[in-house]
RNA sequence: GGGAGUUUAGCUCAGUUGGGAGAGCAUCUGCCUUACAAGCAGGCGGUCGUAGGUUCGAGCCCUACAAUUCCCA
Numbered sequence: 001g002g003g004a005g006u007u008u009a010g011c012u013c014a015g016u017u018g019g020g021a022g023a024g025c026a027u028c029u030g031c032c033u034u035a036c037a038a039g040c041a042g043g044c045g046g047u048c049g050u051a052g053g054u055u056c057g058a059g060c061c062c063u064a065c066a067a068u069u070c071c072c073a
């Protein structure tokens, strides 16, 4: 220098055809227990990497840039 993948909650990740932003773990509260753990119930937590574009409507489509992983030279 060329090519491909990934970027969504604190972490690991879903989101299939463009219309509800979610799960597990973690954390917090309550129940349970003599107490802790486990278990059960509930809560909190999001600029969907950044900026533009298309569209009535974008995590999803298009463009540029950034970070990161791999391959080629």
Base pairs, nucleotide, nucleotide: 001072002071003070004069005068006067007066010025011024012023013022019056027043028042029041030040031039049065050064051063052062053061
Molecule: transfer RNA
Organism: uncultured Clostridia bacterium